[in-house]
Context: one part of a larger RNA
RNA sequence: CUGGGCGUAAAGCGCGCGUAGGCGGACCAGAAAGUUGGGGGUGAAAUCCCGGGGCUCAACCCCGGAACGGCCUCCAAAACUCCUGGUCUUGAGUACGGCAGAGGGGGAUGGAAUUCCGCGUGUAGCAGUGAAAUGCGUAGAUAUAGGAAGGAACAUCAGUGGCGAAGGCGACACCCUGGACCGAUACUGACACUGAGGUGCGAAAGCGUGGGGAGCAAACAGGAUUAGAUACCCUGGUAGUCCACGCCGUAAACGAUGUCUACUAGCCGUUGGGGAUUUUAUUCUUAGUGGCGCAGCUAACGCGAUAAGUAGACCGCCUGGGGAGUACGGCCGCAAGGUUAAAACUC
Repeated sequence: CUGGGCGUAAAGCGCGCGUAGGCGGACCAGAAAGUUGGGGGUGAAAUCCCGGGGCUCAACCCCGGAACGGCCUCCAAAACUCCUGGUCUUGAGUACGGCAGAGGGGGAUGGAAUUCCGCGUGUAGCAGUGAAAUGCGUAGAUAUAGGAAGGAACAUCAGUGGCGAAGGCGACACCCUGGACCGAUACUGACACUGAGGUGCGAAAGCGUGGGGAGCAAACAGGAUUAGAUACCCUGGUAGUCCACGCCGUAAACGAUGUCUACUAGCCGUUGGGGAUUUUAUUCUUAGUGGCGCAGCUAACGCGAUAAGUAGACCGCCUGGGGAGUACGGCCGCAAGGUUAAAACUC
C1' cells in the first nucleotide's frame, strides 16, 4: 500500500449551506503531462540469485551470466485521463402559466373549558380513594343563573393525511416570506455531484435580564400505604411551563438505514398535478406517501423502484469487554456542562 465493514452484532456526523480537495455529460480539433511501443545512456565493485571452478567437504575464495524493481534522454502512437480552443443539449438552472399545503415570521380577532372575583337563588355537605385521611364548608362551600378578570391551549374536521433539510409545524382572517410539484414553450450552455476545515439552524430541560402566571407541576409540606416508603395513591404547592431579547448545542435528534445519480417483475391503497375516454368501480402519466410481494440481497430477522437489489461519485464512522465517552490538555460556555479524547490496570 492492498484486502473487511457500518438497519438490529462495533460503526451514518441531529440537519442544511458551502471553501479547499475529490470526481464529473455529448461531439470535433490541437497539444502530448499521465499512458503505450521502440532505441540510446546510466544503474561502480562487492552482496543476493543461477551455472562452473579452487582449498579433502563446508564456511570462504575465484570466473561467467542474470538481475540491479530505477532514473535520464531520443524517436514514435493518440484509445483513455489531463490541458487548450471550438460546438451541442440530454445534466443543472432561469423565464411563463397553474396548483396543494399545521412550511416560516408579524400584528390583530374568536369561541368552548379550567381557575379566581363580585352578586342572586339555596342548604349541609363537598372533594378524594381500593378503602380512607389530610383539605374545603354554617364566617354559607359544593350545586345553579347571569356578570366581570386573566392566562394558556386550540375539541370536532383529523386521515400509516399534508408541509418542512432536520428539529418540528394544527382555531380564524390579514400582511410579509421560503420551498416543492405540474404543464407547455423559450432561454443559458456542464454552470453539475459530494464536501475535510468553516458556517448557520437545531426538541425538551437548563441559564441571564425583564415581563407574565389560569391550568399543570420537579423541589417541598401534609395525608395514606408499608416492616420501612426519602416512592407508587391523595390534598396542597414553588421553580418551570407562557412572552421578549440573549445563551446552552444536547436526545432512543430513529427509518437506530449519509448525500447524489442510473438501472432492475408485478399487485393493492392514499395525497397533489396533467392527459385520454364507451364519464366509468375506466385508463395513461408525473411527484410524494403507505401495505403486500418476484428476482436479488441478508447470519437470521427482514429489505424488496421510498432497497438493506445491481453499479458509480464523494464524505463521515468502526476495529474485543471493562476502565471511559472518563482523566489530562486544548477550544467553547455566565454556569450547568459540551466538544475533541487517551493510558495504566483488568477479563
Model confidence (mean pLDDT): 89 of 100. The part of an RNA shown here (small-subunit ribosomal RNA, central domain) has 347 nucleotides and comes from uncultured Marinomonas sp. The source organism's lineage runs through Bacteria, Pseudomonadota, Oceanospirillales, Oceanospirillaceae and Marinomonas. The full RNA is in RNAcentral, with records from Greengenes.